[in-house]
């Protein structure tokens, strides 16, 4: 140069085949402790990589940039 694959929450990753999406673990605040740690109960945190198209509606379809992994020359 080609071809294939990932890019979702602060970090590790899961769903979901169109009708705004969770786990652990970290955070904050409770509760328990004499106190710390462990536990448990609540929260908060997300333009789903990014521009564009399609559609009443896109994270999911369709075309392009990107990054990063791969195999090939």
């Nucleotide at each position: 140069g080609a071809g294939g694959g990932u890019g979702u929450a602060g970090c590790u990753c899961a769903a979901g085949c169109g009708g705004u999406a969770g786990a652990g673990u970290g955070c904050a605040u409770g509760c328990c402790u004499a106190g710390c740690g462990u536990g448990c109960a609540u929260g908060a945190g997300g333009u789903c990589c990014u521009g564009g198209g399609u559609u009443c509606a896109a994270u999911c379809c369709c075309c392009g940039g990107u990054a990063c992994c791969u195999u090939c020359a």

The RNA shown here (transfer RNA) has 73 nucleotides and comes from Vicugna pacos. The sequence is in RNAcentral, with records from Rfam. Its mean pLDDT, the model's own confidence on a scale to 100, is 81. Its Rfam family is "tRNA". Gene Ontology term of the family: triplet codon-amino acid adaptor activity. Rfam's curators write: Transfer RNA (tRNA) molecules are approximately 80 nucleotides in length.